[in-house]
RNA sequence: CUCUGUGUAGUUCAGUGGUAGAAUACUUGAAUGGGGUUCAAGAGAUGCUGGUUCGAUUCCAGUCACGGGGA
Numbered sequence: 001c002u003c004u005g006u007g008u009a010g011u012u013c014a015g016u017g018g019u020a021g022a023a024u025a026c027u028u029g030a031a032u033g034g035g036g037u038u039c040a041a042g043a044g045a046u047g048c049u050g051g052u053u054c055g056a057u058u059c060c061a062g063u064c065a066c067g068g069g070g071a
Base pairs, nucleotide, nucleotide: 001070002069003068004067005066006065007064010024011023012022013021018054026042027041028040029039030038031037047063048062049061050060051059
């Protein structure tokens, strides 16, 4: 320089156009003399900008970060 992949909750990952989910972690409550543990409830996220669409995590373009192939 060129091609390509990934970016979603604190962390690890789902979600191929119509209400953003799981596990774990965190907070509160209950059970226990206390801890561990179990149960119940709760808070928390689509890298950024723009476009298409009635509607975008999803499709398109640009950009940023990280990884891979080639020269």